This is a predicted structure of a 350-nucleotide part of an RNA (small-subunit ribosomal RNA, central domain) from a metagenome. The RNAcentral record of the full RNA draws on SILVA. Rfam family: Bacterial small subunit ribosomal RNA. The coordinates come from a structure-prediction model, not an experiment, and the mean pLDDT is 89.
[in-house]
Context: one part of a larger RNA
RNA sequence: UUGGGCGUAAAGGGCGUCUAGGUGGUUCUUUAAGUUGGGUGUGAAAGCCCUCGGCUCAACCGAGGAAUUGCAUCCGAUACUGGAGAACUUGAGUAUAGGAGAAGGGAGCGGAAUUCUCAGUGUAGCGGUGAAAUGCGUAGAUAUUGAGAAGAACACCAGUGGCGAAGGCGGCUCUCUAGCCUAAUACUGACACUGAAGCGCGAAAGCCAGGGGAGCGAACGGGAUUAGAUACCCCGGUAGUCCUGGCAGUAAACGAUGGGUACUUGGUGUAGGGGGUAUCGACCCCCUCUGUGCCGGAGUUAACACGUUAAGUACCCCGCCUGGGGAGUACGACCGCAAGGUUGAAACUC
Numbered sequence: 001u002u003g004g005g006c007g008u009a010a011a012g013g014g015c016g017u018c019u020a021g022g023u024g025g026u027u028c029u030u031u032a033a034g035u036u037g038g039g040u041g042u043g044a045a046a047g048c049c050c051u052c053g054g055c056u057c058a059a060c061c062g063a064g065g066a067a068u069u070g071c072a073u074c075c076g077a078u079a080c081u082g083g084a085g086a087a088c089u090u091g092a093g094u095a096u097a098g099g100a101g102a103a104g105g106g107a108g109c110g111g112a113a114u115u116c117u118c119a120g121u122g123u124a125g126c127g128g129u130g131a132a133a134u135g136c137g138u139a140g141a142u143a144u145u146g147a148g149a150a151g152a153a154c155a156c157c158a159g160u161g162g163c164g165a166a167g168g169c170g171g172c173u174c175u176c177u178a179g180c181c182u183a184a185u186a187c188u189g190a191c192a193c194u195g196a197a198g199c200g201c202g203a204a205a206g207c208c209a210g211g212g213g214a215g216c217g218a219a220c221g222g223g224a225u226u227a228g229a230u231a232c233c234c235c236g237g238u239a240g241u242c243c244u245g246g247c248a249g250u251a252a253a254c255g256a257u258g259g260g261u262a263c264u265u266g267g268u269g270u271a272g273g274g275g276g277u278a279u280c281g282a283c284c285c286c287c288u289c290u291g292u293g294c295c296g297g298a299g300u301u302a303a304c305a306c307g308u309u310a311a312g313u314a315c316c317c318c319g320c321c322u323g324g325g326g327a328g329u330a331c332g333a334c335c336g337c338a339a340g341g342u343u344g345a346a347a348c349u350c
Base pairs, nucleotide, nucleotide: 003322004321005320006319007304008303012318014201015200016199017198021194022193023192025088026087027086028085029084030083031082033081034080035077036076037075038074039073040072041071042070049065050064051063052062053061054060091191092188093187094186095185096183097182098181099180103177104176105175106174107173108172109171110154114150115149116148117147118146119145120144121143125136126135162169163168206247207246208245209244210243211242215241216240220236221235222234223233258317259316260315261314262313263312266295267294268293269292270291271290272289273288274287275286276285299306300305323350324349325348332343333342334341335340
């Protein structure tokens, strides 16, 4: 390589969007490129293989055949694939009417708590721990009452609830933007799926510039603990955490499970729609679509487990794996302000 694989053994790209490419619904006509039947030419000889023959046999040699699975060309076939044309509606999309939502951006507003400041009351402690001490406090703390300021986060509601492609999203109101679901018709007529590159998004930490800074808090200082304690515990505390603009581009970016389509027994919750039954009406009950959980059948699996939200049965497209260490390292290249990222070996060794 062929092959076999990718939930946990090595292996699903962090996520989306789209280009090339690959793949592609139903019917008819046509073409005959792929496909397929036959003919012809060629596919050197020798060799290999088969048959026969010549050296007394064999090796060796001679003759004939087969093979040379290929290529070219001609004549046919037309089911399938492709090309061309015509049509269709079930895939896909558009329109209409409803619906739910922490989906995203911007602006404004709110209360609780915390800290600080001022003022009142008030007096000797407070705080902290396993126990303490550092620390704060007679210059009046802690506690308590009133007023004010600031920043950050939004208790309850809250739910294996919802939304989003993923990262992620949670006080309230307004506004701008996007996606999704349902119902019934109408319209377009395969417009689809996937997607190397490319482009965009992308938690936290980190970086640059300017703001902001209540609480928390790497580093750092101190107190303890300890044999030591560069820790765990305590008192402080700077970057940071927050905002605006830019960079970075990584995570156990996880469902450790790529996307799409079709098919394959069920039970039971829950969320958002629709229909039916019933009723004065709302519930209840039944059916159905979409999502999200649990249990479980066949089947799958090394087992664990998965099981219509598949890890079952199939097809299409992409990504990735091929013993451990060396190593996600070195070198080179590209990107970055840097930190570093992406791509990514070998010697050697077991």